[in-house]
Context: one part of a larger RNA
RNA sequence: GGUGUACGGUGGAUGCCCUGGCAUCAGGAGGCGAUGAAGGGCGUAGCAAGCUGCGAUAAGCCUCGGCGAGCCGCCAGCAGGCCGUGACCCGAGGAUACCCGAAUGAGGCAACUCACCACGGGGAAUGCCGUGGUAUCGUGCGCUGAAUCCAUAGGCGUACGAGGCCCACUCAGGGAAGUGAAACAUCUCAGUACCUGAAGGAGAAGAAAGCAACCGCGAUUCCCCCAGUAGCGGCGAGCGAAAAGGGACCAGCCUAAACCGAACAUAUGCCAAGCCCGUGUGCGUUGUAUGUUCGGGGUUGAAGGCCUUCACUGGGCCGCGAUACGGCGUGGCCGACGAGUUACCAACCAGGACAUUAGUCGAACGGUCUGGAAAGACCGGCCACAGAGGGUGAGAGCCCCGUAGACGAAAAUGCCCUGGCUCGUUGGGUGGAGGUCCUGAGUACCGCGGGGCCCGAGAAACCCCGUGGGAAUCCGGGAAGACCACUUUCCAAGGCUAAAUACUACCUGAUGACCGAUAGUGCACCAGUACCGUGAGGGAAAGGUGAAAAGAACCCCGGUGAGGGGAGUGAAAUAGAACCUGAAACCGUAUACCU
Numbered sequence: 001g002g003u004g005u006a007c008g009g010u011g012g013a014u015g016c017c018c019u020g021g022c023a024u025c026a027g028g029a030g031g032c033g034a035u036g037a038a039g040g041g042c043g044u045a046g047c048a049a050g051c052u053g054c055g056a057u058a059a060g061c062c063u064c065g066g067c068g069a070g071c072c073g074c075c076a077g078c079a080g081g082c083c084g085u086g087a088c089c090c091g092a093g094g095a096u097a098c099c100c101g102a103a104u105g106a107g108g109c110a111a112c113u114c115a116c117c118a119c120g121g122g123g124a125a126u127g128c129c130g131u132g133g134u135a136u137c138g139u140g141c142g143c144u145g146a147a148u149c150c151a152u153a154g155g156c157g158u159a160c161g162a163g164g165c166c167c168a169c170u171c172a173g174g175g176a177a178g179u180g181a182a183a184c185a186u187c188u189c190a191g192u193a194c195c196u197g198a199a200g201g202a203g204a205a206g207a208a209a210g211c212a213a214c215c216g217c218g219a220u221u222c223c224c225c226c227a228g229u230a231g232c233g234g235c236g237a238g239c240g241a242a243a244a245g246g247g248a249c250c251a252g253c254c255u256a257a258a259c260c261g262a263a264c265a266u267a268u269g270c271c272a273a274g275c276c277c278g279u280g281u282g283c284g285u286u287g288u289a290u291g292u293u294c295g296g297g298g299u300u301g302a303a304g305g306c307c308u309u310c311a312c313u314g315g316g317c318c319g320c321g322a323u324a325c326g327g328c329g330u331g332g333c334c335g336a337c338g339a340g341u342u343a344c345c346a347a348c349c350a351g352g353a354c355a356u357u358a359g360u361c362g363a364a365c366g367g368u369c370u371g372g373a374a375a376g377a378c379c380g381g382c383c384a385c386a387g388a389g390g391g392u393g394a395g396a397g398c399c400c401c402g403u404a405g406a407c408g409a410a411a412a413u414g415c416c417c418u419g420g421c422u423c424g425u426u427g428g429g430u431g432g433a434g435g436u437c438c439u440g441a442g443u444a445c446c447g448c449g450g451g452g453c454c455c456g457a458g459a460a461a462c463c464c465c466g467u468g469g470g471a472a473u474c475c476g477g478g479a480a481g482a483c484c485a486c487u488u489u490c491c492a493a494g495g496c497u498a499a500a501u502a503c504u505a506c507c508u509g510a511u512g513a514c515c516g517a518u519a520g521u522g523c524a525c526c527a528g529u530a531c532c533g534u535g536a537g538g539g540a541a542a543g544g545u546g547a548a549a550a551g552a553a554c555c556c557c558g559g560u561g562a563g564g565g566g567a568g569u570g571a572a573a574u575a576g577a578a579c580c581u582g583a584a585a586c587c588g589u590a591u592a593c594c595u
Base pairs, nucleotide, nucleotide: 001594002593003592004591005590006589007588008587009586015580016544017543020515021514022512023511024510025509026508027507028506029504030503031165032164039100040099041098042055043054044053046078047077050074051073061094062093063092064091065090066089070082071081072080105114106113107112115134116133117132118131119130120129121128136162137161138160139159140158141157142156143155144154169200170198171197172196173195174194180187184234210217211216221248222247223246224245231239232238252496253495254494255440259296260295261294262293263292264291265290266289267288268287274283275282276327277326278325279324280323281322301474303439304438305437306435307434308433309432310431311430312429313428315334316333317332318331319330320329321328335426336425337424338423339422340421348420349419350418351417352416354414355413356412357411359407360406361405365380366379367378368377369376381398382397383387389401390400391399445469446468447467448466449465450464451463452462455481476491477490478489479488480487531538532537551579554566555565556564557563
């Protein structure tokens, strides 16, 4: 030095464990914010570094409920307190809520500096202190008010609103490249990523100028299918429908215009026109035209509406249309009918039911043995609408928490029902004839240039945008994939609309042939921390004594050490805090053999 054996050191694998994570499902909630958010800074405890809570009323204050014996957070200790006059804790509603932050009086290198106005405090007075206000933009209203007469712009004031944050989902405005095509340019990736705007609990879409095919359907959305079909495509790579059929869910409406009326503005008009009609009387800035605003009317394609007129039909009362009578029109009230707060159409109150936000009740077991400990074994019982699960010194239906089942709210919130209440209709409807008055214009459409559609300019319809041109008006117009005819179908150029659909930062519950500390979230642990970077940003490691601290009094060595040896605790201390188990590499001590 090597090999083996025994015993150690080091190291932290493995096994076991789970207050953590992952995924899915169901329910809830789907927002917060100038009444100052999200997120922070700084404070705050008798002693107090961190976390948590809270805010100068500062681990808290008040009220109302729940609970019922202890309590003063994690977190021991000292000191001192609170509590059956109900503390602590849990829930609901309030109060307080420094400074920064949209940050909003001005400024600013966030958490700081400096103002003005009003009111109040203090003072002899100034300084000083307290409360409230003072940003910008938009809209309404008011005051004021240029060039410039009226006016307008502008200025000022005031009320209301907005602003910022937030996981994903939605719509819209912009919009790549790596890549694929085995290169690459059309093409693809992809209208993806990303940026921006807007909104909601969903959003978008939506009541046919739609499909279809000579039969028919009847808003939209989503799923299955159609179908990798029809098609598109350097006909390469690739891209890729729709109708029909089957389901989910179902809901339809309001305007513009014609016409009538009112107000205002402008023009015009004085024996005129007109004042609802007939007759008589009377009036005469009442009329007429245009425009604007408001009210009524009206809303469709087998066309519909309007106006004139005719016929049939129709609740009552009161008023108005210069006046009397008759007719007609119109407003109000009552009655009748209908509906109901998401569109159509609009606010709110009361009562009740249910649910949520604390909780409550909840069956049934003992002995012996082993053991540190019984829930184990043995013996004998019991409950079960409860033998889900967790805990308890090993493995418990009957020890504890629970479970099945059954109850519970002063307050707040949600949803539903009933009533009040509100709204609509009745105030018109049906049919015939006539008038040809209306039915969304720089629109449709066309040329050129683009985009979207399965459709890459193609035979290229359809939809949208830019630019130039530019209709018709119901005897009208669009579409049916160039275009034309016939036929069919629909009615653009205004708008609203629940449900079926998408998503989950957040709350609750449940589940898992999901992970078990190099796994599972980056984070089971004081983690978006330590640390790195000027910065955007990057980003860890790190779990386990024991049933219980019973966490080792006392003695000894030692530096009043570190560490260790005794003693003691414990079932165990090779469970001693560098603490369960404790593999290997690596390092030793002892010993046998070999060299």
Molecule: large-subunit ribosomal RNA, domain I
Organism: Nitrospiraceae bacterium